[in-house]
This is a predicted structure of a 73-nucleotide RNA (transfer RNA) from a Patescibacteria group bacterium. It was read from a public genome assembly. The organism belongs to Bacteria candidate phyla, within Bacteria. It matches the Rfam family "tRNA". Its mean pLDDT, the model's own confidence on a scale to 100, is 81.
RNA sequence: GCGAGUGUAGCUCAGUUGGCAGAGCAUCUGCUUCCCAAGCAGAAGGUCGCGGGUUCGAAACCCGUCACUCGCU
Repeated sequence: GCGAGUGUAGCUCAGUUGGCAGAGCAUCUGCUUCCCAAGCAGAAGGUCGCGGGUUCGAAACCCGUCACUCGCU
């Protein structure tokens, strides 16, 4: 330099042919308990890597770009 893959909550990840952004763990609050843990209920937490474009509407489609991983030269 060329090609491919990945990027979504603090962490691990789902979200399939465009239409309400989610799960588990963790965190916080409450219940339970003598206390802790476990269990139960609830809450908070997101410019979907970044910038544009298409569209009534984009996490998803198109272009560019950044980071990481793999391959080729």